[in-house]
Molecule: transfer RNA
Organism: Candidatus Heimdallarchaeota archaeon
């Protein structure tokens, strides 16, 4: 220099193809349970989606640019 993949709660993933206000697990908090703890159960909790711009009534999702990580080629 060329091509490709990825970036979403504290952590790990799904959702993107097909636009309609983000799901699951784990973690954390409270309660129940226990002699106490753990496990289990119930309720609750936290991200607006790497950054900026565009399209649209509406963007995590479509388009453009940039940033970061990784891989391949040179």
């Nucleotide at each position: 220099g060329a091509g490709g993949a990825c970036g979403u709660a504290g952590u790990g993933a799904a959702g993107c193809u097909u636009g309609g206000u983000a799901u699951c697990a784990u973690g954390c908090g409270u309660g129940c349970u226990u002699g106490g703890g753990g496990a289990g159960c119930a309720c609750g909790u936290g991200a607006g989606c790497g950054a900026g711009g565009g399209u649209u009534c509406a963007a995590a999702u479509c388009c453009c640019u940039c940033c970061g990580u990784c891989c391949u080629c040179a």